[in-house]
């Protein structure tokens, strides 16, 4: 770097350095920022992804062990991660619904709004190359 897979409305701040923009990218919105943001460093904190310890059930097996899967709970001394706002929100598609316009016998089509699900992209972990 690429691929696979899991997760995300919860949670967690002070000090120092430093300067003008920042919230990944593009567009729209909404926020943060000279009471010094973003970034970097230090210290602290949050959180069970890996790892750790341990229970129950199932699978495999003649049985046990080991392994795998599932469930509930533990632990922050290890490896990462995170520490404004839902990944800050929307953007793709589908469904439902409301309004408007055109056509109409029923209806259909288009546009706008709202709600739910979802795709893409990005982030982080784990695994593979």
């Nucleotide at each position: 770097a690429a691929c696979u897979u899991a997760u995300a409305a919860a949670g967690a701040a002070a000090g120092g350095u430093g300067u003008a923009g920042g919230g990944a990218u593009c567009a729209g919105g909404c926020c943060c920022g000279a009471a010094a943001a973003u970034a970097c460093c230090u210290u602290g904190g949050c959180a069970a992804c890996c790892g750790c310890a341990a229970u129950u059930a199932a699978a495999c097996g003649a049985u046990c062990a080991a392994u795998u899967u599932a469930a509930a709970a533990g632990a922050a001394a290890g490896g990462u991660g995170c520490u404004a706002a839902a990944u800050c929100c929307u953007g793709u598609u589908u469904u439902g619904u409301u309004c408007c316009a055109a056509u109409u016998g029923g209806u259909u089509u288009g546009g706008a709004g709202c709600a739910a699900a979802u795709a893409a992209a990005g982030a982080u972990g784990a695994g593979u190359u």